[in-house]
RNA sequence: GAGCGUGCUCUGGGGGCGGUGAAACUCCGCACCGGCGGUGACUGGGUGAAAGUCCGGAAGUCCGCGACCCGGCCACAGCCAGUGGCCGGUUGACCAGGUGGGAUUCCUGGACCGACGGUCAAAGUCCGGAUGAGAAGAACACGCAC
Numbered sequence: 001g002a003g004c005g006u007g008c009u010c011u012g013g014g015g016g017c018g019g020u021g022a023a024a025c026u027c028c029g030c031a032c033c034g035g036c037g038g039u040g041a042c043u044g045g046g047u048g049a050a051a052g053u054c055c056g057g058a059a060g061u062c063c064g065c066g067a068c069c070c071g072g073c074c075a076c077a078g079c080c081a082g083u084g085g086c087c088g089g090u091u092g093a094c095c096a097g098g099u100g101g102g103a104u105u106c107c108u109g110g111a112c113c114g115a116c117g118g119u120c121a122a123a124g125u126c127c128g129g130a131u132g133a134g135a136a137g138a139a140c141a142c143g144c145a146c
Stems, first nucleotide, its partner, number of pairs: 001146001003144005009138002016030004031125002033114002035065004042057006060112002069089008094110005116128003
């Protein structure tokens, strides 16, 4: 240095103004927000005379993953409900122009998307499950083999 295993910790942002109305942070107009890994021509820094090389950041819409939601089986339970384990399913949205060998990633412009339950009125932004759960993953420690 890269791989596998174990332990431990961590891990989501956003409603401001106006309009209508009996009532809206839910509708309308203008706003605001963008989890994790990959890719990445952009970018910051170190080093070097240079070519290079090293470290970091960089996509809500690409490729994957997770949360949420649904189902099956098993365990606990007399049944239901519930809780836990395993397995499976579902899961949103981008175009045009520019540059270029190459861009759905850069630049310009215009679009679009966002679990479930609740609510005097329809919610990505309010309230709730949730001071929850723990995953994808990240950091650290230890072990194993190279």